[in-house]
RNA sequence: CCCACGACAAGGCAAACCCCCGGAACCGAGGGACGCAAAGCCACGGGCCCUCCCGGCUCCAUCGAGUUGCGGGCAGCCGGGCCGCCGAA
Numbered sequence: 001c002c003c004a005c006g007a008c009a010a011g012g013c014a015a016a017c018c019c020c021c022g023g024a025a026c027c028g029a030g031g032g033a034c035g036c037a038a039a040g041c042c043a044c045g046g047g048c049c050c051u052c053c054c055g056g057c058u059c060c061a062u063c064g065a066g067u068u069g070c071g072g073g074c075a076g077c078c079g080g081g082c083c084g085c086c087g088a089a
Stems, first nucleotide, its partner, number of pairs: 012036002017031002020028001022026001034076001040082003044079003047074004054069006
């Protein structure tokens, strides 16, 4: 000097649940803490959830049903990218 790890100190975030708003998932505000060294930000890859408004395919006499594409969501599912407080052993 670099990498891994993360004590100390100062703080930070906020699961479930309750309540309000919009909603399909879920998001936002308040309360509340299960937890989190990135539980800060980003949908690039995987995964999960929603939607039949539209299209394809399959089934059905019909109504419809299933699946898939498009579309939407989850960053506290994993991987990846960017920024970041303290710096003991």
c-di-GMP-I riboswitch aptamer from a Chloroflexota bacterium, 89 nucleotides, folded computationally.
Of the family's consensus pairs, 100% are formed in the model.
The sequence was found by an Rfam model in a public genome assembly.